About this RNA:
The part of an RNA shown here (large-subunit ribosomal RNA, domain V) has 583 nucleotides and comes from a Bacilli bacterium. NCBI's taxonomy places the organism under Bacteria, Bacillati, Bacillota, Bacilli.
[in-house]
Context: one part of a larger RNA
RNA sequence: CGUCCAACUAGACGGAAAGACCCCAUGAAGCUUUACUGCAACUUAAUAUUGGUUGAUGGCGAUUUAUACAUAGCAUAAAAAGGAGACUGUGAUGCUUAGAUUUCGGUUUAAGCGGAGUCGCCAGUGAAAUACUUUUUUUAAAUUGUUGUUAACCUAACAUAUAUAUUUCAAAAAUAUAGUGGACAGUGUUUGGUGGGCAGUUUGACUGGGGCGGUCUCCUCCUAAAAAGUAACGGAGGAGCCCUAAGGUAUUCUCAGUUUGGUUAGAAAUCAAAUGUAGAGUGUAAAAGCAUAAGAAUGCCUGACCGUGAGACAAAUAAGUCAAACGGAGACGAAAGUCGGGUUUAGUGACCUUACGGUUCUUUUAGUUCGGGCCGUAAAUUAUCAGAUAAAAGCUACUCUGGGGAUAACAGGCUGGUGCUGCUCGAGAGUUCAUAUCGACGGCAGAGUUCGGCACCUCGAUGUCGGCUCAUCAUAUCCUGGAGGGGCAGUACCUUCCAAGGGUUUGGCUGUUCGCCAAUUAAAAUGGUACGUGAGCUGGGUUCAAACCGUCGUGAGACAGGUUGGUCCCUAUCUGUUGGAUG
Numbered sequence: 001c002g003u004c005c006a007a008c009u010a011g012a013c014g015g016a017a018a019g020a021c022c023c024c025a026u027g028a029a030g031c032u033u034u035a036c037u038g039c040a041a042c043u044u045a046a047u048a049u050u051g052g053u054u055g056a057u058g059g060c061g062a063u064u065u066a067u068a069c070a071u072a073g074c075a076u077a078a079a080a081a082g083g084a085g086a087c088u089g090u091g092a093u094g095c096u097u098a099g100a101u102u103u104c105g106g107u108u109u110a111a112g113c114g115g116a117g118u119c120g121c122c123a124g125u126g127a128a129a130u131a132c133u134u135u136u137u138u139u140a141a142a143u144u145g146u147u148g149u150u151a152a153c154c155u156a157a158c159a160u161a162u163a164u165a166u167u168u169c170a171a172a173a174a175u176a177u178a179g180u181g182g183a184c185a186g187u188g189u190u191u192g193g194u195g196g197g198c199a200g201u202u203u204g205a206c207u208g209g210g211g212c213g214g215u216c217u218c219c220u221c222c223u224a225a226a227a228a229g230u231a232a233c234g235g236a237g238g239a240g241c242c243c244u245a246a247g248g249u250a251u252u253c254u255c256a257g258u259u260u261g262g263u264u265a266g267a268a269a270u271c272a273a274a275u276g277u278a279g280a281g282u283g284u285a286a287a288a289g290c291a292u293a294a295g296a297a298u299g300c301c302u303g304a305c306c307g308u309g310a311g312a313c314a315a316a317u318a319a320g321u322c323a324a325a326c327g328g329a330g331a332c333g334a335a336a337g338u339c340g341g342g343u344u345u346a347g348u349g350a351c352c353u354u355a356c357g358g359u360u361c362u363u364u365u366a367g368u369u370c371g372g373g374c375c376g377u378a379a380a381u382u383a384u385c386a387g388a389u390a391a392a393a394g395c396u397a398c399u400c401u402g403g404g405g406a407u408a409a410c411a412g413g414c415u416g417g418u419g420c421u422g423c424u425c426g427a428g429a430g431u432u433c434a435u436a437u438c439g440a441c442g443g444c445a446g447a448g449u450u451c452g453g454c455a456c457c458u459c460g461a462u463g464u465c466g467g468c469u470c471a472u473c474a475u476a477u478c479c480u481g482g483a484g485g486g487g488c489a490g491u492a493c494c495u496u497c498c499a500a501g502g503g504u505u506u507g508g509c510u511g512u513u514c515g516c517c518a519a520u521u522a523a524a525a526u527g528g529u530a531c532g533u534g535a536g537c538u539g540g541g542u543u544c545a546a547a548c549c550g551u552c553g554u555g556a557g558a559c560a561g562g563u564u565g566g567u568c569c570c571u572a573u574c575u576g577u578u579g580g581a582u583g
Base pairs, nucleotide, nucleotide: 001583002582003581004580005579006578007577008576010575011574012573014570015569022404023403024402025401027400028399029396030395031394032393035201036200037199038198039197041194042193043192045190046189047188048187049186051154052153053152054151055150056149057148058147059146060145061144062143063142064141065140066139068137078136079135080134081133082132085119086118087117094113095112096111097110098109099108100107101106158181159180160179162178163177164176165175166174167173204216205215206214213233217239218238219237220236221235222234240385241283242342243341247301248300249299250298251297252296253295255279257275258274259273260272261271281290282289284347286345287344288343305328306327307326308325311322312321313320317386330339331338332337353379354378355377356376357375358374359373361372362371411458412456413454414453415452417451420446421445422444423443424442428438429437465540466538467537468536470532471529472528473527474526475525478503479502480501481498482497483496484495485494486493505519506518507517508516509515546564547563548562549561550559551558552557
């Protein structure tokens, strides 16, 4: 060295299971609720099944009888028409008693007494006689009809797991009689409510993983690299209007500030002069612009027009922007001319639906409508702002499926802010003296042990803390060894250099690494090795299903909060390692 045998598991990102964690899907399921929309169920009312009697009471109609007062006026004049007479021994004026009503003055009814008149036409009043007749109105009473409400009663519908009898082997059921209840209940239809009891669904996206937070449309500036355009959860700000003048036109003017002067008057009021390129103003953020003014005023007006629009800008589309010119009717101006809102750029919303106004369009064989079209207008925080529906929130550790290393947690990788180690500068401390020793404020590196950043391999699986076992390496050396310097007398000690051969403890508490404590030791070093090592062990912790507490939540449930419990598989093919046999 080859071959073979027996062992061990460090590696083959070993085997097994299309990762259960995480994210995604206009995926699924289960559960919850003051998510949305429904459905059972319960309930309200009406009505049918559903009939009778009586009382009370309400509405409506008819008949009769009464009733009707501002002021003025003899007086309690409802309204209108006719009207010169009307009533009266069939008992007038008047008186007594009783009742009703009342604006307290009267009006009116009944009975009795009594025995011959009473009232109108005339003056006053807007209107003239309840003198008389007809019609109507207001209010009230009585009678009557009809229709409700309510209370009580009845029996014949209807009900009866009340009793008895019959049918029947029996039971159940039915029938009959009696009793009880009773027009209720029950049932049908319609209707208002309640309604996770049940059902179907929804519950946005972006995102240096997701969640939480923030954002989502439009305008201005920077980023933006001197045309235009240009990203980020890059840096700064605004808008979701306002104005009949803050618009049109004609004409006129020049601002802010400063200096000087000037009564009250002061730093600052109004006045005058000089200077004054803008340092003001411009409705509203910023930018660009503006004094020939787009800024400040005055007069007159409504072009903040109707019908169109060559040609351009911009642009995926749809939208958006500018615009000469023509026709109509106008405003201002002497005229030339200017005027289709505002110095410009934000001040916004598609289709559908509905409503209002208009229309020489259409309207089912003729006419007229309805309806439709066209023109104008209105209704959107459709703000997730190119707007899924008229209408929608959550939990899942009981979970499931499809996918993703397009995306997180472990480990690795890149980086090295942070942490660690070193160098440099040397203010200062060190009695004096920067550098024996320490070293502020700063600067520069190194390694890749911390916390991070990134998201590059791995989600058709790279098992995660600690312990046990077994280690191996580095040196920035804890001990042992050798040196330099010292603020090194000695003993001890401080600091630096060389050095990795060997070594580097045992217990108590905690799952702990760590840490604290106890006792030792020459010393009880710091790190790497997938925070070495689970196809070597463990399984105390973390991290499934059960359960308790606290807190949060209406709830389902949740909690780097606590607590008890909780299946750790693999017969070694290759590489590797150890031992043996043989050539």